[in-house]
């Protein structure tokens, strides 16, 4: 240098053109003598730009990291 292939919450994922869901963690309250399970409840998340669309996390395009394969 060229192809390809991922990118969602602190961690692990799911998801698809129409408000983004778990799980675990964390933070509040109940339980408990007290810790620890346990139960309710909250906080937080789509890698950047841009086009297309009445609307993009999803379609394209570029850049970025990272993995993989060729030179």
């Nucleotide at each position: 240098g060229c192809g390809g292939g991922u990118g969602u919450a602190g961690u692990u994922u799911a998801g698809u053109g129409g408000u983004a869901g778990a799980a675990c963690a964390c933070g509040a309250c109940c339980c408990u003598u007290c810790c620890a399970a346990g139960g309710u409840u909250g906080u937080g998340g789509c890698g950047g730009g841009g086009u297309u669309u009445c609307g993009a996390u999803u379609a394209c395009c570029c850049c970025c990291a990272c993995c993989c394969g060729c030179a």
The RNA shown here (transfer RNA) has 71 nucleotides and comes from a Patescibacteria group bacterium. NCBI's taxonomy places the organism under Bacteria, Bacteria candidate phyla. The sequence is in RNAcentral, with records from ENA and MGnify. The coordinates come from a structure-prediction model, not an experiment, and the mean pLDDT is 81. It matches the Rfam family "tRNA". Rfam classes the family as a transfer RNA.